[in-house]
Molecule: transfer RNA
Organism: Candidatus Nomurabacteria bacterium
RNA sequence: GCGGUCAUGGUUUAAUGGUAGAACAGGUCCUUGCCAAGGAUCAGAUUCGGGUCCGAUUCCCGGUGGCCGCA
Numbered sequence: 001g002c003g004g005u006c007a008u009g010g011u012u013u014a015a016u017g018g019u020a021g022a023a024c025a026g027g028u029c030c031u032u033g034c035c036a037a038g039g040a041u042c043a044g045a046u047u048c049g050g051g052u053c054c055g056a057u058u059c060c061c062g063g064u065g066g067c068c069g070c071a
Stems, first nucleotide, its partner, number of pairs: 001070007010024004018054001026042005047063005
């Protein structure tokens, strides 16, 4: 330099064009004499820019970063 692949709450990870879910972690409350466990509830995310579309996490182009391969 070229090609492929990936990027979603703090972490791990779903969602093949229609209001982004889950687990763990965190806050509050209940339960207990206390802790732990358990239960209820709350907050928190689509890497960035542009395009297509009524509508984009999803499709297209480019950038950035990680990984793999070729040179």